[in-house]
Predicted 3D model of a 73-nucleotide RNA (transfer RNA) from a Patescibacteria group bacterium. Its mean pLDDT, the model's own confidence on a scale to 100, is 81. Its Rfam family is "tRNA".
RNA sequence: GGUCGCAUAGCUCAGCUGGUAGAGCGCUCGGCUUACAUCCGAAAGGUCCCAGGUUCAAGUCCUGGUGCGACCA
Repeated sequence: GGUCGCAUAGCUCAGCUGGUAGAGCGCUCGGCUUACAUCCGAAAGGUCCCAGGUUCAAGUCCUGGUGCGACCA
């Protein structure tokens, strides 16, 4: 220098054919217990990496950029 992949909750990751963003773990509260753990219930938590475009509507499609990774040279 070239090709490809990834970026979504604190962490690990889903998200189908574009249609109002979810799970597990963790945190918080409650139940249970003498108490802790386990278990059960509930709640909170998101500028979907950034900018622009297409569209009635974009996490998803297109363009450019940034970061990380793999391969080729």